[in-house]
RNA sequence: CGAGUAAAUCGCCUUAUCGAUUCUAAAUUUAUUUAGGGUAGGAAAGUCCGAACACCAAAGUGCGAUGCAGUGGCUAACGGCCAUCCACCGUGAGGUGAGGAAAAGUGCAACAGAAAGAAUGUACAGGUAAUGCUGUAGUGAAAUCAGGUAAACUCUGUGUGGUGCAAUGUCAUGUAAACUAACGCUUGAGGGCUGCACGCCCGAUGUUAGAGGGUAGACAGCUAAAGUUUACUGGUAACAGUAAACGUAGAUAAAUGAUAAGGACUCUUUGUGAGUACAGAAUUCGGCUUAUAGGUUUACUCUAAAU
RNA sequence: GGCCCCAUAGUUCAAGGGAUAGAACAAAAGUUUCCUAAACUUUAGAUCCAGGUUCGAGUCCUGGUGGGGCUA
Numbered sequence: 001c002g003a004g005u006a007a008a009u010c011g012c013c014u015u016a017u018c019g020a021u022u023c024u025a026a027a028u029u030u031a032u033u034u035a036g037g038g039u040a041g042g043a044a045a046g047u048c049c050g051a052a053c054a055c056c057a058a059a060g061u062g063c064g065a066u067g068c069a070g071u072g073g074c075u076a077a078c079g080g081c082c083a084u085c086c087a088c089c090g091u092g093a094g095g096u097g098a099g100g101a102a103a104a105g106u107g108c109a110a111c112a113g114a115a116a117g118a119a120u121g122u123a124c125a126g127g128u129a130a131u132g133c134u135g136u137a138g139u140g141a142a143a144u145c146a147g148g149u150a151a152a153c154u155c156u157g158u159g160u161g162g163u164g165c166a167a168u169g170u171c172a173u174g175u176a177a178a179c180u181a182a183c184g185c186u187u188g189a190g191g192g193c194u195g196c197a198c199g200c201c202c203g204a205u206g207u208u209a210g211a212g213g214g215u216a217g218a219c220a221g222c223u224a225a226a227g228u229u230u231a232c233u234g235g236u237a238a239c240a241g242u243a244a245a246c247g248u249a250g251a252u253a254a255a256u257g258a259u260a261a262g263g264a265c266u267c268u269u270u271g272u273g274a275g276u277a278c279a280g281a282a283u284u285c286g287g288c289u290u291a292u293a294g295g296u297u298u299a300c301u302c303u304a305a306a307u
Numbered sequence: 308g309g310c311c312c313c314a315u316a317g318u319u320c321a322a323g324g325g326a327u328a329g330a331a332c333a334a335a336a337g338u339u340u341c342c343u344a345a346a347c348u349u350u351a352g353a354u355c356c357a358g359g360u361u362c363g364a365g366u367c368c369u370g371g372u373g374g375g376g377c378u379a
Base pairs, nucleotide, nucleotide: 002302003301004300005299006298007297008296009295010294012263013262014261015260016259017258018257020039021038022037023036024035025034026033027032028031041278045289046288048287049286050285051284052283053164054163055162056161060198061197062196063195065160066159067158068157069156070084071083072082073081074080085099086097087096088095089094100155101154105153106152107149108148122137123136124135125134126133168220169219170218171217179210180209181208182207183206190202191201192200227246228245229244230243231242232241233240234239264276265275266274267273308378309377310376311375312374313373314372317332318331319330320329325362334350335349336348337347338346355371356370357369358368359367
């Protein structure tokens, strides 16, 4: 120099004008104006796991269903992360692993092959009192060994109650506690968002269906949180502790934008050109997975050449 | 927003992990007919995508893509 491995990080910038939304303050005309401040990501995504929180017997019992699986650790928790053993892949740095049990039981193995778990047997050679008794060849992914297969059923260990902020609570507005049918009224219809059963609770101004009437709003939940950054200490690491600073969207059909100029970068047919990755909050966190133009940094490996 | 389900010829459906994924309708070609239809004969055509498990995957597992349903 080239080819790679692992990890981290940025992911267009500046100014002006015009807006959107929200918070604070002031003013008045009480819903407007003025001033100041905040306003999208590393994945906000997929909704795949784990939790917080809320309601359902304060959360019950059994069966069922289902997740995970070497060993040790971290964590609120996890199927996540770290370390390490083993197996496989790679020349290597490294990468991948759903890696418990086949000596509880059931099942499965196409074709080929004598034979696929029942036992039997071809050719050659060896061996025996005798026998596939032994070896090689041959078929196959697998051939006698307590065989293989559990991302087949299953067993073992361990975990999981269900539903999800459209949870849930409060206020306001309005209406039909009417009509029809069925069932039921304590000998219980039906319901309590759970696959089934039991159990528990509610239940008569009842439940279900039909046709019809009404509402179509507001507030809380809702953003200070298992929080972020930096430094130090402990630990191989994940991570934990201490100190300081920061305090960072909360809107509801839903803002976070548009235009102009300059700059940066990429492409280029070289011009007065084109373009700027993936993508956009919706209760909130911790992870995983997937998408991502291009740039930067760190550590390490291999090959070749030269010295 | 949240929660579920599905994907196989052009269409509607089959297929216990095991020869070449099957059937009906549709399509194409031919036979028949003066021509068309019907009938008959034949042909072509597919597992949504990418990985993994396995000797072997439409089927089992994981991730994605697309479509559909329920929910105030």

Two RNAs folded together computationally: RNase P RNA and transfer RNA, 379 nucleotides in total. Model confidence (mean pLDDT): 77 of 100. Rfam match: Bacterial RNase P class A.